[in-house]
RNA sequence: AAACGCUAGCGGGAGGCUUAAUACAUGCAAGUCGAGGGGCAGCAUGGGACUUCGGUCCUGAUGGCGACCGGCGCACGGGUGAGUAACGCGUACACAAUCUACCUUUAGGCGGAGGAUAGCCCCGGGAAACUGGGAGUAAUACUCCAUAGUUUUAUUGAAUCGCAUGGUUUAAUAAAUAAAGCUCCGGUGCCUAGAGAUGAGUGUGCGUCCUAUUAGUUAGUUGGUGAGGUAACGGCUCACCAAGACGAUGAUAGGUAGGGGGCGUGAGAGCGUGAUCCCCCACACGGGUACUGAGACACGGACCCGACUCCUACGGGAGGCAGCAGUAAGGAAUAUUGGACAAUGGGCGCAAGCCUGAUCCAGCCAUCCCGCGUGCAGGAUGAAUGCCCUCUGGGUUGUAAACUGCUUUUAUAUGAGAAGAAGUCACUCACUGCGGUGGGUGUUGACGGUAUCAUAAGAAUAAGCACCGGCUAACUCCGUGCCAGCAGCCGCGGUAAUACGGAGGGUGCAAGCGUUAUCCGGAAUCACUGGGUUUAAAGGGUGCGUAGGCGGCUUAGUAAGUCAGAGGUGAAAGUUCUGGGCUUAACCGAGGAAUUGCCUUUGAAACUGCUAAGCUUGAAUUAGGAUGAGGUAGGCGGAAUGUGACAUGUAGCGGUGAAAUGCAUAGAUAUGUCAUAGAACACCAAUUGCGAAGGCAGCUUACUGGACCUUAAUUGACGCUGAGGCACGAAAGCGUGGGGAGCGAACAGGAUUAGAUACCCUGGUAGUCCACGCCCUAAACGAUGCUUACUCGGUAUUCGGCCCUUGCGGUUGAGUGCCUAAGAGAAAUCGAUAAGUAAGCCACCUGGGGAGUACGUUCGCAAGAAUGAAACUCAAAGGAAUUGACGGGGGUCCGCACAAGCGGUGGAGCAUGUGGUUUAAUUCGAUACGCGAGGAACCUUACCUAGUCUCGAACGCUAUUUGCCCUCCCGAGAAAUCGGGAUUUUCUUCGGAACGGAUAGUGAGGUGCUGCAUGGUUGUCGUCAGCUCGUGCCGUGAGGUGUUGGGUUAAGUCCCGCAACGAGCGCAACCCCUAUUCUUAGUUGCCAGCACGUAAAGGUGGGGACUCUAAGAAGACUGCCGGCGUAAGCCGCGAGGAAGGUGGGGAUGACGUCAAAUCAUCAUGGCCUUUAUGCCUAGGGCUACACACGUGCUACAAUGGCGGGUACAGAGGGCAGCGAAACUGUGAAGUGGAGCGAAUCUCAGAAAGCCCGUCCCAGUUCGGAUUGAAGUCUGCAACUCGACUUCAUGAAGGUGGAAUCGCUAGUAAUCGCGCAUCAGCCAUGGCGCGGUGAAUACGUUCCCGGACCUUGUACACACCGCCCGUCAAGCCAUGGGAGCUGGGGGUGCCUGAAGACGGUGACCUAACGAGGAGCUGUCUAGGGUAAAACUAGUAACUGGGGCUAAGUCGUAACAAGGUA
Repeated sequence: AAACGCUAGCGGGAGGCUUAAUACAUGCAAGUCGAGGGGCAGCAUGGGACUUCGGUCCUGAUGGCGACCGGCGCACGGGUGAGUAACGCGUACACAAUCUACCUUUAGGCGGAGGAUAGCCCCGGGAAACUGGGAGUAAUACUCCAUAGUUUUAUUGAAUCGCAUGGUUUAAUAAAUAAAGCUCCGGUGCCUAGAGAUGAGUGUGCGUCCUAUUAGUUAGUUGGUGAGGUAACGGCUCACCAAGACGAUGAUAGGUAGGGGGCGUGAGAGCGUGAUCCCCCACACGGGUACUGAGACACGGACCCGACUCCUACGGGAGGCAGCAGUAAGGAAUAUUGGACAAUGGGCGCAAGCCUGAUCCAGCCAUCCCGCGUGCAGGAUGAAUGCCCUCUGGGUUGUAAACUGCUUUUAUAUGAGAAGAAGUCACUCACUGCGGUGGGUGUUGACGGUAUCAUAAGAAUAAGCACCGGCUAACUCCGUGCCAGCAGCCGCGGUAAUACGGAGGGUGCAAGCGUUAUCCGGAAUCACUGGGUUUAAAGGGUGCGUAGGCGGCUUAGUAAGUCAGAGGUGAAAGUUCUGGGCUUAACCGAGGAAUUGCCUUUGAAACUGCUAAGCUUGAAUUAGGAUGAGGUAGGCGGAAUGUGACAUGUAGCGGUGAAAUGCAUAGAUAUGUCAUAGAACACCAAUUGCGAAGGCAGCUUACUGGACCUUAAUUGACGCUGAGGCACGAAAGCGUGGGGAGCGAACAGGAUUAGAUACCCUGGUAGUCCACGCCCUAAACGAUGCUUACUCGGUAUUCGGCCCUUGCGGUUGAGUGCCUAAGAGAAAUCGAUAAGUAAGCCACCUGGGGAGUACGUUCGCAAGAAUGAAACUCAAAGGAAUUGACGGGGGUCCGCACAAGCGGUGGAGCAUGUGGUUUAAUUCGAUACGCGAGGAACCUUACCUAGUCUCGAACGCUAUUUGCCCUCCCGAGAAAUCGGGAUUUUCUUCGGAACGGAUAGUGAGGUGCUGCAUGGUUGUCGUCAGCUCGUGCCGUGAGGUGUUGGGUUAAGUCCCGCAACGAGCGCAACCCCUAUUCUUAGUUGCCAGCACGUAAAGGUGGGGACUCUAAGAAGACUGCCGGCGUAAGCCGCGAGGAAGGUGGGGAUGACGUCAAAUCAUCAUGGCCUUUAUGCCUAGGGCUACACACGUGCUACAAUGGCGGGUACAGAGGGCAGCGAAACUGUGAAGUGGAGCGAAUCUCAGAAAGCCCGUCCCAGUUCGGAUUGAAGUCUGCAACUCGACUUCAUGAAGGUGGAAUCGCUAGUAAUCGCGCAUCAGCCAUGGCGCGGUGAAUACGUUCCCGGACCUUGUACACACCGCCCGUCAAGCCAUGGGAGCUGGGGGUGCCUGAAGACGGUGACCUAACGAGGAGCUGUCUAGGGUAAAACUAGUAACUGGGGCUAAGUCGUAACAAGGUA
């Protein structure tokens, strides 16, 4: 260097097998010279002969020339990158150790002789390739002789120079070596020697990838002497001698790789890369070898071995595209079997010229770069379509289109038409040094009739791709419904998807657009520039010390580092700047800069280094002193514990939450005395001390290490750090031998438990102890390496010194702690004992998991330790802090939360609701459950069955029509409904209007779904005391402060304090009822006094006093007193008061939580349905019934039941109503109808209570279920399925297990009364009202709930959290593995082609100083064989690991995580 998908108008300039250095059909890519030669096959010309006029034959005579000899070239040009980690490449030097054909230049020379051999001819072999023999021949082929100043070699001498060996110049002597011709006579070629140029060879310094899980390598190896060899130095080769050489500054080995100029990126430093172009190297089917030559160990030469392919007559041969095209194969992928030598360049040639797939051109490919175009202007009724919406309308597409005018690049057609060309050659002119030079004319273009130009007509010939959730520019609708799919990361999709698919619209680029791959950047995320290590990954467990790194003050010298000047080099191209050429640009050409490097040279001397001399402050030593659980070894001591003996003594001991195992009548435990064993050392003791760390504790002795203080003296930088190395190194563990009291892994038993291989208990072995030897790890921690210097303070303490005014006195050292300024830090925090500011050295880190694992290696007796990966997998893991929530954390406080009481529920029967079951249906919802429902016989009703209707059961509007509607009758039917009949409105200005019906149109309708799309409403925490804001302040920030603290309160209520000051929503108060009084008013209420009156009665006159009614006002505020308190406030049988500390009750519900409830009150988005999921009707169902639960009622009786008598409320209701008196009925009730729209009338008798009587503890004179009969009432209608009455019947039930509920005063308990709904009622429910009217609260330990502060956290869906491991299932990569199969390399042995170097050479050869065949020795490519190592693939089986859906078992961790 790209590839793939969709798309595609043109031109210019570039580029084009990255894979198989895989295999190649075919053609071409290196020839040329007749002025070297012999010649002449073929062609042409000329001549001659013959001729059938087609032609044939002869002739080297001419042009020329196949093959051959000879010369030059073929070592260039072109290709490729396999190998190579190397003096291969780059750069700079060196050769006093070298060569160089052709070219230039200088000097000299070119005499003589000779023998061959191709071709040609003749004869053979072979299929072919090819080849054998004979005869004879030429040269610029070959050989010999002569000449030899220069050349080479040897010897001798001189001069001079240098860089060590030495070089250069020069002189003499001796020896050796040359040559070729051709010719147009001009020349050209040849030989020798020197110089130059060019090219090549060799050596050296520096630079040049990864791995140490590669640490030792090396025998020609390292060096020497000698010889050989080479153009040349050299172990390059050989003989001998020595034992060296390389390596932690990384040898050797393994892996990978051509190197550079450059290219991409980057601010740079770097990082990545080595396509095209240029330079160097290497290679030419794999490997080896030499020949020729100036040059090769040779891409299109040779020989040999090997693999492969082809031909073959089977005997034998041929071949090498990594040259240009091209083919096959491989691959995601890379072009024409083109034209020309016109130009540039190369080879040969005197030249013409020939050759040239080098080169110049063309073809193919949007592969890249650059340029151009697909039109421009006007044009609004903002047309139509499309799409969207809040849909009679609007928005958008959109000036877009249509339409009008203009332009003509490009494309098309016709015509004109280049530059690139200068040379060479021919002719001619001039000059000439006769070689040539200059001028003129003619001749030469593959590209190409191309570029370019002109003319013509006409918007005419030309737009796609990706994207539109954020990053990131761009939004809506439909479809889909965790499906299909998307996705770079985060993440979308489970019925309203801007994220999927389509559409409309938009955005970005544009003949391209996207995707994928790779590299750099961002990434300071390997940090040289430019990072870190207390807690995020990271300080070695500690010391001693080697190499190395770093290093005090002064002087002198030097000049390696360093700095400056100059010179050389750093190829060109590229990059960059300037100006230039193609219409512009890309592209190209010119000049400059740059090329940060290396080398040479001159100078400087501050710093570093080096050398020399000195110094004392770093370091060390000597002297004196005091210090401490520092170390090692020995001796000694008491307490406790165990054991043994004896004694006393008797029934238990021990142990726990409670127990049991265990011990004990064979005498334990307990007590006393004596004896004995091992281990550890109470108090002192501390926040102490010592040590390098680990660690060290009774007392004492011996030996011994260290730090510290004081004063002088001595040495004179002796220092710091420290990779490797060495030593030490808790506990556990291992080996050998001891010891063994207590404790105590394992183990046993007892408990606990669902289980309990645990926690608890009873025992108990190793071990713990000692000696010796190993192990070498720890949360070996200050999670903080060592050394040195500097930087405010306070306080405590250990060990020293000094001073005084003797005091918690001052001062000076060395330690050990706490608090803190500056500073640092992500913060927590650190802060002279730094985590501050600096310097030096070492160690270590680079996302989590896999994993401190595997393999390898080292160490170890083992256990194991040290070193230490990868595949794979995840998008996090982690730190510090914040706010919450939570805790079987803590503190404070509250609540009928517990406790103290009273009464219940749970047991019975019944009522009612729910679950479940059943059913054609038992409509639906709620988590909740006497709830929606404050009234299910029909209706309600939504459910089921059956029968109808389809503009429909209701309503609005429009149009037409009608006069109704209603009612009645008949028939069918269960009814709805259908059919028939009767009946026929009001007003009027007579046009019509109102109202109703019918028909048609239109908007239907839905208790169908989604409360997880919603509004509204409601519940709950909770009437709990909380929830917030502004400004300020603190913090990098989240956030904090305020709101915490000390008190106090019912209260975030108030007070005090305070970096806070204020404020809001809540609390309280304001509102209503109630308790007291007053004022006003006095009917329907009241009646004290006066009068009338009755059987009685406010019944009447009258009265406002009282009760009451209902409006206003007062009153209560800790206001007063005492005590306590700073205050707020609290206490007091205080006073006063009707009421006392919010008097009692109600209404009132903060920010929010629960995707809480409701689509079935209502409203509403979306979806679904439309002869049905709508509507009507009848009947049924919602009332079912093995069962379970909730809430209630009635009871179980004597504080009671029953009978009789008798008293006292409040609050309500009433016209389709309440309904009095009176009468009837045992009664429900009926008849009746006064009164009353109500302080008047009525419901309405209150009941418990009180008095009298009776019952006598029983399943009863308790209890009333159930059932039978007869009734009453409501209602179309009481069968399913109403209530009530009377008579009869008379069940369970004798106070209720575990458990559980309510209530703190006019409360509980108990008693009745009323109301809503309602025809009636399943009401024992709900909401109210009054009557009677208690007990108890020590107190806050515990249960539940809540509030505040604090603490821990791995939780934040917030503990109903999180989360671990085995097992089971699937998938993936990986380790081990009996083995099996390959690969490269090394070693030993055997063999060994071509070739080279030797030896021999009786055979061959004409020349000759000779050469060769043959035979033979050594080396060698290759082959074979043997043993071992390394490496890769694969493998039965096996080990762990990772990832997976809602699997199994437990609950290990996170809170004290329930055993830290």
The RNA shown here (small-subunit ribosomal RNA) has 1460 nucleotides and comes from a metagenome. Its Rfam family is "Bacterial small subunit ribosomal RNA". Gene Ontology terms of the family: ribosome and structural constituent of ribosome. The coordinates come from a structure-prediction model, not an experiment, and the mean pLDDT is 83.